Predicted 3D model of an 85-nucleotide RNA (c-di-GMP-I riboswitch aptamer) from a Gammaproteobacteria bacterium. Model confidence (mean pLDDT): 83 of 100. The sequence was found by an Rfam model in a public genome assembly. The model forms 95% of the base pairs in the Rfam consensus.

RNA sequence: AACUGAAAAAGGCUAACCCGUUCGUGAGGAUGGGGGCGCAAAGUAACCGGUCUUGAUUCAAUAUCAAGAGAGCGGGACUGCCAGA
Numbered sequence: 001a002a003c004u005g006a007a008a009a010a011g012g013c014u015a016a017c018c019c020g021u022u023c024g025u026g027a028g029g030a031u032g033g034g035g036g037c038g039c040a041a042a043g044u045a046a047c048c049g050g051u052c053u054u055g056a057u058u059c060a061a062u063a064u065c066a067a068g069a070g071a072g073c074g075g076g077a078c079u080g081c082c083a084g085a
Base pairs, nucleotide, nucleotide: 003084004083005082012039013038017034018033019032020031021030022029023028037072043078044077047075048074049073051069052068053067054066055065056064
């Protein structure tokens, strides 16, 4: 270094929900406090698939097209602490 792991040690993040501020048509996002389901990458990032939103199209549509959301849906990618029981 690769690989393996979360047993140990030091730590980290924070789901649902509650109280505020704020952005977006929306899915959702940012942020302060509380909370802690859980996570060995629950760090980064939309490459692929799935899911969700908006508009158009369509007799209608869960189909098609375009634009978005989301990383705690799955896979892949990059980076990283500790250890080698």